Molecule: Bacterial RNase P class A
Organism: Gallionellaceae bacterium
RNA sequence: GAAGCUGGCCAGACAGUCGCCGCGUGCUUCGGCACGGGGAGGAAAGUCCGGGCUCCAGAGAGCAGGAUGCUGGCUAACGGCCAGACGCCGCGAGGCGAUGGAAAGUGCCACAGAAAACAGACCGCCGAUGAUUGGAUUUCCACCCGCGAGGGCGGAGCCAGGACAGGCAAGGGUGAAAAGGUGCGGUAAGAGCGCACCGCGGACGUGGCGACACGGACGGCACGGUAAACCCCAUCCGGAGCAAGACCAAAUAGGCAGGCCAUGACGUUGCUCGCGUCGCCUGCGGGUAGGUUGCUUGAGCGUCAGGUAACGAAACGCCUAGAGGAAUGACUGUCCACGACAGAACCCGGCUUAUCGGCUGGCUUCACCU
Numbered sequence: 001g002a003a004g005c006u007g008g009c010c011a012g013a014c015a016g017u018c019g020c021c022g023c024g025u026g027c028u029u030c031g032g033c034a035c036g037g038g039g040a041g042g043a044a045a046g047u048c049c050g051g052g053c054u055c056c057a058g059a060g061a062g063c064a065g066g067a068u069g070c071u072g073g074c075u076a077a078c079g080g081c082c083a084g085a086c087g088c089c090g091c092g093a094g095g096c097g098a099u100g101g102a103a104a105g106u107g108c109c110a111c112a113g114a115a116a117a118c119a120g121a122c123c124g125c126c127g128a129u130g131a132u133u134g135g136a137u138u139u140c141c142a143c144c145c146g147c148g149a150g151g152g153c154g155g156a157g158c159c160a161g162g163a164c165a166g167g168c169a170a171g172g173g174u175g176a177a178a179a180g181g182u183g184c185g186g187u188a189a190g191a192g193c194g195c196a197c198c199g200c201g202g203a204c205g206u207g208g209c210g211a212c213a214c215g216g217a218c219g220g221c222a223c224g225g226u227a228a229a230c231c232c233c234a235u236c237c238g239g240a241g242c243a244a245g246a247c248c249a250a251a252u253a254g255g256c257a258g259g260c261c262a263u264g265a266c267g268u269u270g271c272u273c274g275c276g277u278c279g280c281c282u283g284c285g286g287g288u289a290g291g292u293u294g295c296u297u298g299a300g301c302g303u304c305a306g307g308u309a310a311c312g313a314a315a316c317g318c319c320u321a322g323a324g325g326a327a328u329g330a331c332u333g334u335c336c337a338c339g340a341c342a343g344a345a346c347c348c349g350g351c352u353u354a355u356c357g358g359c360u361g362g363c364u365u366c367a368c369c370u
Stems, first nucleotide, its partner, number of pairs: 001366010012335007020039002023036005041341001045352002048350005053241004065237005070084005085099001086097004100232002105230002107226003122172002124168003129165002132161004139156003143152003180198006199221001200219002204215004245293004255284006264278005300318004306311001336339001
């Protein structure tokens, strides 16, 4: 210098004018006014997890259902974070991974392929063995001819052929996946058939809290994959949500209690008594509109002991929007690199997604110079 990896931070700046929503102080004729100070985000978003808070339900346990799933730690909790293990990718800094169990059981494995799990045989290799064909010959056996040397015939054996039975799974081919891999030996050809190394398995030893790693023996291998298929195992989980909930409380209608009134009307049986209903007033309680609250001081932030880190004790310091049809805006001027995604609605911890550009810490690889 180039190309990258990985953390952190910022999100146009400054000034003026006019507004909007809270807060504090003062004044007030209670309508407001003046002054001071505050007023969106790294994601306020998606509402995907986890908790606080509130109400409801609830002996306890189990079933069902759901979620999570290597190990250790952090935390209020988590499916989050940190550190580590293992696997894969990258020369590397680093990145990614639902990563428990497939000798508990069940299911599935399309197409292709001979065969997809009690293995199998299309091409191919062999054809030792058995059968078959041909040949040579006299090594062996039996028989025939010949006095004999010898000759003939058959069988075994030998050589050769095709590849019928059969053997094989090395090679080719199919597939995401073909029953360990490489090499040497071995064989008719082959094969863990034998051996060496690698892999694998269950024990053992050593190190580690652990996941796991390493080691030397032993075992020829003890029979694919799939659990974001059912399932098994372990851990966790009651429901609804601030329109939760709490308080104050008109008008109207209805409820309850007490009192008053014509000794009235109606009903109950023709009459009397009694009872009920109808009127007015007062009180009580539920509750609607409306108002208040919940509401922002909190598992908060900073410094700091400790800890590799996530995190974080005590102490000290700081205060950082709270609306309710819902404020946070508009205009002007100057400057620049010309400004992205986007806006709170009970609160907090995360994850995910969107995002013009800029600043900065650490690290890697390559090239050049000294």